The RNA shown here (SAM riboswitch aptamer (S box leader)) has 149 nucleotides and comes from Streptomyces echinoruber. Model confidence (mean pLDDT): 80 of 100. RNAcentral holds the sequence, with entries from Rfam. The organism belongs to Streptomyces, within Bacteria.

RNA sequence: CGCUCAUCCAGAGGGGCAGAGGGACACGGCCCGAUGAAGCCCCGGCAACCCCCCUUCGCCGGUUCUCGUCAUGAUCCACCGCGAGGCUCCCGGCCAGGGAAGGUGCCAAUUCCGUCUCACGGCGAGGUACGCCGUGAGGAAGAUGAGGA
Numbered sequence: 001c002g003c004u005c006a007u008c009c010a011g012a013g014g015g016g017c018a019g020a021g022g023g024a025c026a027c028g029g030c031c032c033g034a035u036g037a038a039g040c041c042c043c044g045g046c047a048a049c050c051c052c053c054c055u056u057c058g059c060c061g062g063u064u065c066u067c068g069u070c071a072u073g074a075u076c077c078a079c080c081g082c083g084a085g086g087c088u089c090c091c092g093g094c095c096a097g098g099g100a101a102g103g104u105g106c107c108a109a110u111u112c113c114g115u116c117u118c119a120c121g122g123c124g125a126g127g128u129a130c131g132c133c134g135u136g137a138g139g140a141a142g143a144u145g146a147g148g149a
Base pairs, nucleotide, nucleotide: 001148003147004146005145006144007143008142013043014042015041016040017039021032022031023030026115027114028113029112044107045106046105049103050102051099052098053097058094059093060092061091062090064086065085066084067083068082069081111141116138117137118136119135120134121133122132123131124130
């Protein structure tokens, strides 16, 4: 940065400084906060995105092997290429499993909830439209990581 992909109902807090706000933005709701908010520092922890390690089975690719083709009027025909099959070992990757040294991240409430769209149910109404409430799915926005420009 109007970029790509993945994840976001799990998990994990103490101390010091500071002194009134905070929960991304707007609105609404609901919360947290002088029993001390934001911010900064120290220590601790959570998790496993990057990362590291290991290995059995499985899968994919490479390597390698066999056959066919290449290959003729007829015989032989190496390598390469193409097609099919196999594969003990070896190499790389994926899945699965483990770890936490390092790079990030995170440590109230689902990303606190709603807002936009659709579906379903309930209520209002003679019916539809519509409105309100609830549930579910998706989206938007945002956050974090790994990449990209």